[in-house]
Parts: sequence; structure tokens; C1' cells
RNA sequence: GGUCGUAUAGCUCAGUUGGUAGAGCAGCUCGCUCAUAACGAGAAGGUCGGUGGUUCGAAUCCAUCUGUGACCA
Repeated sequence: GGUCGUAUAGCUCAGUUGGUAGAGCAGCUCGCUCAUAACGAGAAGGUCGGUGGUUCGAAUCCAUCUGUGACCA
């Protein structure tokens, strides 16, 4: 330099053909316990990497930039 991926909650990841964004774990609160862990219940947490475009409507489609991974040279 070229090709192909990938970027969603603190972490690991879902998200079906475009229609108001979810799970597990962690953390927090409560219950249980002499206490801790485990277990049970609950709440909270995300401008979906940035900027444009298409659309009534974009995490999802298109362009570009940035980070990152693999391969080729």
C1' cells in the first nucleotide's frame, strides 16, 4: 500500500426483512444469615465509534473518516 471483517451498558455479547435497544456477568439496594458467601427479589446503567446521506422512520441501508483484527504484498 491492497482486500475482507469489526466498533451496541463497566466486561462478554445478542438484536430476525428498517418501526421507541436486550441478555449474562460485575456493581448498587432489599430479603435470607450471628456474619460472609451462595441463593431469592428489585432498581439503575447505553446520544448503538465520529460526520454526512437515503427514508415518514436508521444500531440496521449508502458514503467517508477514526480505532482495531486477519490476510496479501

Predicted 3D model of a 73-nucleotide RNA (transfer RNA) from a Methylophagaceae bacterium. It matches the Rfam family "tRNA". The organism belongs to Methylophagaceae, within Bacteria. RNAcentral holds the sequence, with entries from ENA. The coordinates come from a structure-prediction model, not an experiment, and the mean pLDDT is 81.